RNA sequence: GAUUUAUAGAGAAGAGGGGAGAGAUUAGGCUCUGUGAACCUCUAGCAACCGGAAUAAAUAUGUUCUAUGGUGCUAAUACCUAACCCAAAGGUUCCGUUUAUAGGGA
Numbered sequence: 001g002a003u004u005u006a007u008a009g010a011g012a013a014g015a016g017g018g019g020a021g022a023g024a025u026u027a028g029g030c031u032c033u034g035u036g037a038a039c040c041u042c043u044a045g046c047a048a049c050c051g052g053a054a055u056a057a058a059u060a061u062g063u064u065c066u067a068u069g070g071u072g073c074u075a076a077u078a079c080c081u082a083a084c085c086c087a088a089a090g091g092u093u094c095c096g097u098u099u100a101u102a103g104g105g106a
Base pairs, nucleotide, nucleotide: 003104004103005102006101007100008099013043014042015041016040017039021032022031023030026082027081028080029079044074045073046072049070050069051066052065053064054063055062056061078098083092084091085090
């Protein structure tokens, strides 16, 4: 690392440094933020994607346990909408031409 499979309304905090932004920005909202944002470090925690153990199947895999290990994560549904109907309000549709995480990977 093209690309592919699975998941994405659950869960989980403090301290130190830092000093104004952040939430994916293409846009509109809305929310968080000097009662300290992004980012860095340490500790803690959440979580079963990989890994490990057990077990049932039958070569497709499922179930249970495990947080030692490899990642990952710890505001709000991936914060909401941008597809359709409607003058508007609102309704319908939907894991999505996007993104994130994990495994495989030309």